Model confidence (mean pLDDT): 81 of 100. This is a predicted structure of a 75-nucleotide RNA (transfer RNA) from an archaeon.

RNA sequence: GCUAUCAUAGCUCAGUCUGGUCAGAGCGCGUGUUUGGUAUACACGAGGUCGUGAGUUCAAAUCUCACUGGUAGCU
Numbered sequence: 001g002c003u004a005u006c007a008u009a010g011c012u013c014a015g016u017c018u019g020g021u022c023a024g025a026g027c028g029c030g031u032g033u034u035u036g037g038u039a040u041a042c043a044c045g046a047g048g049u050c051g052u053g054a055g056u057u058c059a060a061a062u063c064u065c066a067c068u069g070g071u072a073g074c075u
Base pairs, nucleotide, nucleotide: 001074002073003072004071005070006069007068010027011026012025013024020058029045030044031043032042033041051067052066053065054064055063
């Protein structure tokens, strides 16, 4: 230098293929119930402008382009 792939909550990930009713799960965190107390269990809640920017579209986490970063391969 080239190619492929990945980037979504504090962590691990799903959702992208097929644009719309989709922004979710588990763990963690907070509050409450329970207990003599703790843990467990149960209920509720907070936490995201989906890596950045632009484009297409009535509508983009999802499609297109560029950029940034990670991983792998080739030269």
Background:
It matches the Rfam family "tRNA". Rfam classes the family as a transfer RNA.